[in-house]
Parts: sequence; structure tokens; C1' cells
RNA sequence: AGCUCAGUGGUAGAGCAACGGUUUUAUAAACCGUCUGUCGCGGGUUCGAAUCCCGCCGCCA
Repeated sequence: AGCUCAGUGGUAGAGCAACGGUUUUAUAAACCGUCUGUCGCGGGUUCGAAUCCCGCCGCCA
């Protein structure tokens, strides 16, 4: 990340989902692979920010 979450300053990850493949008469399951991220927005600190600080937005109580 489409969904649920991890990641407390040094290249953003997992599970599920989706898609493709193997297997099957076929479907499912299983296995293999692929894709999906301006980390809610703006600003600041820092060599470096998802992470620290400020403001705002949304949601919950």
C1' cells in the first nucleotide's frame, strides 16, 4: 500500500487482498513470482525525519 498493522533519526516492511504462473478435467487449496507508498497536509530542527518540534485537517473517546 485496497484493508489490518510493524518500523522511535541512516535505502519504508509484513500479513491479507489483487494480478500472473505451476499443479488440476475444472474450481478451491498449496507453491512460486509481481504490483500497489509524494508515510494525512504545511512548516521547522538536523548532514539526514515515518520517527523530534509547531500549526492545520480528518477520525475515535
Model confidence (mean pLDDT): 81 of 100.
A computed fold for a 61-nucleotide RNA from a soil metagenome, annotated as transfer RNA.
Rfam family: tRNA.
RNAcentral holds the sequence, with entries from MGnify.